[in-house]
RNA sequence: UACCUAUAAAGAGUGUGGAAGAGACAGGCUCGUCGCCACACAGCAACCUGCCAACGGUAAGGUGCUAAAUCCUGAUAGAUAGGACGGCAUGCCCUAUCUAUGAUGAUAGGGU
Repeated sequence: UACCUAUAAAGAGUGUGGAAGAGACAGGCUCGUCGCCACACAGCAACCUGCCAACGGUAAGGUGCUAAAUCCUGAUAGAUAGGACGGCAUGCCCUAUCUAUGAUGAUAGGGU
C1' cells in the first nucleotide's frame, strides 16, 4: 500500500499524566473531567511464529483488542404495512419494519 484471503451478536480494566471532546466517514443514537489520548501494569483472544504424542492443546515470542453487534443504518433484491399520484388498478413512486446478499471501515496473514 491501489491487490488477495480470513474474521466479527463471545471475551477482557486499573493507575499516573495530558485534557474537552470521543465513537473512521454521513445521518441517527450513545459515551463524556469516571470519556478520549499517551505511558505503566493487568487482562482477553488465538491470526502468525514457537512448544506439546498434535483434526487438538499451550500462551513463550510478533500483532491485535479490553462501552454499546463493525453501536445502528448507508447498496441491491424480496416480504409486510402505510402514504402520494391517478377515473380505477394486484402497476409505478415514497416511507417504515423485517429477511438475504453485499459495500464501507477495522484487525490478522499473504502479496507488491
Predicted 3D model of a 112-nucleotide RNA (SAM riboswitch aptamer (S box leader)) from an uncultured Mycoplasmatota bacterium.
It matches the Rfam family "SAM riboswitch aptamer (S box leader)". Rfam links the family to the GO term regulation of gene expression. About the family: The SAM riboswitch is found upstream of a number of genes which code for proteins involved in methionine or cysteine biosynthesis in Gram-positive bacteria.
It was read from a public genome assembly, where an Rfam model found it.
Its mean pLDDT, the model's own confidence on a scale to 100, is 82.